A computed fold for a 477-nucleotide part of an RNA from an Oligoflexia bacterium, annotated as small-subunit ribosomal RNA, 3' major domain.
[in-house]
Context: one part of a larger RNA
RNA sequence: UGACGGGGGCCCGCACAAGCGGUGGAUCAUGUGGUUUAAUUCGAAGCAACGCGAAGAACCUUACCUGGAUUUGACAUCUCCUGACAGCCUUAGAGAUAGGGUUUCUGUAGCAAUACAGCAGGAAGACAGGUGCUGCAUGGCUGUCGUCAGCUCGUGUGGUGACAUGUUGGGUUAAGUCCCGCAACGAGCGCAACCCUUGUCCUUAGUUGCCAGCAUUCAGUUGGGCACUCUAAGGAGACUGCCGUGGUUAACACGGAGGAAGGUGGGGAUGACGUCAAGUCCUCAUGGCCUUUAUAUCCAGGGCGACACACGUGAUACAAUGGACGGUACAAAGGGAAGCCAAGAGGCAACUCGGAGCUAAUCUCAAAAAGCCGUUCUCAGUUCGGAUUGGAGUCUGCAACUCGACUCCAUGAAGUUGGAAUCGCUAGUAAUCGCGGAUCAGCACGCCGCGGUGAAUACGUUCCCGGGCCUUGUACA
Numbered sequence: 001u002g003a004c005g006g007g008g009g010c011c012c013g014c015a016c017a018a019g020c021g022g023u024g025g026a027u028c029a030u031g032u033g034g035u036u037u038a039a040u041u042c043g044a045a046g047c048a049a050c051g052c053g054a055a056g057a058a059c060c061u062u063a064c065c066u067g068g069a070u071u072u073g074a075c076a077u078c079u080c081c082u083g084a085c086a087g088c089c090u091u092a093g094a095g096a097u098a099g100g101g102u103u104u105c106u107g108u109a110g111c112a113a114u115a116c117a118g119c120a121g122g123a124a125g126a127c128a129g130g131u132g133c134u135g136c137a138u139g140g141c142u143g144u145c146g147u148c149a150g151c152u153c154g155u156g157u158g159g160u161g162a163c164a165u166g167u168u169g170g171g172u173u174a175a176g177u178c179c180c181g182c183a184a185c186g187a188g189c190g191c192a193a194c195c196c197u198u199g200u201c202c203u204u205a206g207u208u209g210c211c212a213g214c215a216u217u218c219a220g221u222u223g224g225g226c227a228c229u230c231u232a233a234g235g236a237g238a239c240u241g242c243c244g245u246g247g248u249u250a251a252c253a254c255g256g257a258g259g260a261a262g263g264u265g266g267g268g269a270u271g272a273c274g275u276c277a278a279g280u281c282c283u284c285a286u287g288g289c290c291u292u293u294a295u296a297u298c299c300a301g302g303g304c305g306a307c308a309c310a311c312g313u314g315a316u317a318c319a320a321u322g323g324a325c326g327g328u329a330c331a332a333a334g335g336g337a338a339g340c341c342a343a344g345a346g347g348c349a350a351c352u353c354g355g356a357g358c359u360a361a362u363c364u365c366a367a368a369a370a371g372c373c374g375u376u377c378u379c380a381g382u383u384c385g386g387a388u389u390g391g392a393g394u395c396u397g398c399a400a401c402u403c404g405a406c407u408c409c410a411u412g413a414a415g416u417u418g419g420a421a422u423c424g425c426u427a428g429u430a431a432u433c434g435c436g437g438a439u440c441a442g443c444a445c446g447c448c449g450c451g452g453u454g455a456a457u458a459c460g461u462u463c464c465c466g467g468g469c470c471u472u473g474u475a476c477a
Base pairs, nucleotide, nucleotide: 001477002476003474004473005472007471008470009469010468011467012466013465015461016460019425020424021423022422023421026316027315028314029313030312031311032310033309034307035306042053043052064302065301066300067299068298069297070296073127077126078125079123080122081121082120083119087102088101089100090099091098092097105118106117107116108115109114129291130290132289133288134287138285139284140280141279142278143276145274150189151188152187153186154185155184156165157164158163169180170179171178195268196267197266198265200236201235202234203233204232205231206230209226210225211224214223215222239262242256243255244254245253246252318418322377323376324375325374326373327372328371334365335364336363339358340357344353345352346351384415389410390409391408392407393406394405395404431453432452433451434450435449436448437447
C1' cells in the first nucleotide's frame, strides 16, 4: 500500500421487510448428470454450465459408429501432355463408383499456323487436408463484478524510502454530482449531456392514409375536401426557469404555480482501470505439437432421439373469478414473388379445388384473444384435466420404420394447490390474454418482439446477500 475480520461509523441495491404471482408435488416438453451403447460427436460446470453454442439433428447438417470405397486427393497454386467435360440413355451396385451407347470444346487476337484465357481428363512431385491436441502459447470476440462510482496522471509539496497528498474533511447528489474548506493546482478515462424511441403542440406535405360538412354507395365505394386521425421531415417545449420556506449569502432539499410533461419525465443504446491463467483453437485467425494409403476424402445405413434413475428451465392443469355452445366488439408490431394467397366451391376437420390481387400505408397472411350479451353444467376425479394408446386421414419432402407436424373418431392416466427449501416483480410494472418474426421444404410449450386488460405493497434498514466511502486490528501478500 492492499486484502481480510462472526471490528466500528455513514450510505445504497426487489438485499431484507410489506405485498402479488410462481418453482419444489402431477403429466408432458426441453437441457444436463448418470447409466447403457458399435456410436449414443464435441464444448459449457457455483453465482456468471444445465429451452446454453443449436435463429430449428428424418437424408443433408454431422464433427460419432458400422460397412463399402479413394490416395496430388472434395478444395488452392505451380510444371508437362491431351481435348473436351458436363448432360441424356443404359448395365452392375446400398450408394460412392465402374463399364457401354449418344452428343462434343468455348471465348479473344489472327487469312492460317498458332498464342493467350477458360473448362475437363491424365502424369510426377512440391504440396493440399485435419471440427486432431494445447483457450495454461495467442489475436479477436464474450461473460462477470456492474451502469457499481470509481480508476489514474502531470507538476508541486511532505517522507531516507516504500509511498502519501490531490481523491481526505463539512454539506449535498442517482453519481469523484455539485458547493465550501484545505499544500495543493490542474488534467485524463469513467458519471452526466450530445444519439434513438415514447409522451404535448406548431409548420410543411396529402397518396396507397383520413372523412367534419355536401352529394352518392352494400361498402370512404365514388365525386369532393386535407379540417381531423395518421404518416414523416423540420421546429417549439423542461432549464430548479418562476414564487415561498429551510440551508453557510452556497450547493441543494421541501412545498406551490403554470404546464401534455417537473426536478435524470418513461424506455433503450452506451459498460472506466481492472478481476476471475473465467469462456471460446468446433465461427474465424494463429504459434507450437501430432497425423499424411490416414487423425484426410467420398458413400449407404445407423447414432446424436437409448432409459432403472437424479437435477435445472418451461408448458398444461388440478376448475364455477370456471368448462361448453351461440352471437358480437376493439389492437400494435411485423412478414410476403421459387412468396403471401382473396372471393367462390368440396370436406366434420387437417386440407383440397380454384384463381382475383399484390414488387404491397393500395393486395394478402388476418380470425386478434381475454372482453361483452345470452344458454347450459352445480362441486363430482365431474361436461374439470388432458397424458397414454388404438383406428382412419392431411401436408411437406427423393424418403416420415428407427425419428416430423397437424386433423377426425375412440380411449380417457396422474392430478383436488404441492415438505424442507427457493425464484421473479415497485407501474402501464407483476399477473393475465392473444398476435407477429427469425431459423425454416416440413417441424416451437424455446427465443426475439408487439399490443389488449391491468393490480397489491414499501412502516422501515435490526437482520440475510452483494456493493461504495472513511476508520481500526492483523503472525496474510
Rfam family: Bacterial small subunit ribosomal RNA. Rfam links the family to the GO terms ribosome and structural constituent of ribosome. The organism belongs to Oligoflexia, within Bacteria.